[in-house]
RNA sequence: UCCCGGGUAGUAUAAUGGCAGUACGGUGGAUUCUGACUCCAUUAAUCUAGGUUCGACCCCUAGCCCGGGAA
Repeated sequence: UCCCGGGUAGUAUAAUGGCAGUACGGUGGAUUCUGACUCCAUUAAUCUAGGUUCGACCCCUAGCCCGGGAA
């Protein structure tokens, strides 16, 4: 330099172009003599900038970061 894959709550991982979920975690509460377990409530995310579209995590373009490959 070129090619391929990936980037979503604190972490892991889903999502036919049509309400962004799940688990763990955090916080508050119930339970308990205390703690753990369990239960209830709550918290928090689409890498960036454009484009297409009535509507984009999803499609297109450019970039950033990570991993792999070629020379």